[in-house]
RNA sequence: CAUGUAUCUGAGGGAGAGCGCUUUCAAAGCCGCCGAAGGAGCAACCGACCCGGAAACUCUCAGGCAACAGGACCGCAGAUACACA
Numbered sequence: 001c002a003u004g005u006a007u008c009u010g011a012g013g014g015a016g017a018g019c020g021c022u023u024u025c026a027a028a029g030c031c032g033c034c035g036a037a038g039g040a041g042c043a044a045c046c047g048a049c050c051c052g053g054a055a056a057c058u059c060u061c062a063g064g065c066a067a068c069a070g071g072a073c074c075g076c077a078g079a080u081a082c083a084c085a
Base pairs, nucleotide, nucleotide: 003083004082005081006080007079008078009077010076012074013073018031020030021029022028032065033064034063038061039059040058041057045053046052047051
């Protein structure tokens, strides 16, 4: 140099559920639904085991239910740091 891991950035892929009713597009209210922003809970398991960390499971507070936007996660490119060499 290369490689691996983590973080950030860029573009890409990316599910589910009413174009529901009132109303005046948005928004607000009501009813019905969804889970893959976030949040919370239990837990297999893990740890230096006092205790702590823990999901794509569960709950729907939040968010969402035509399009747009968002979107866990995935790979690609770049930058930084660490490890190895």

Predicted 3D model of an 85-nucleotide RNA (Glycine riboswitch aptamer) from Gammaproteobacteria bacterium LSUCC0096.
Lineage of the source: Bacteria > Pseudomonadati > Pseudomonadota > Gammaproteobacteria.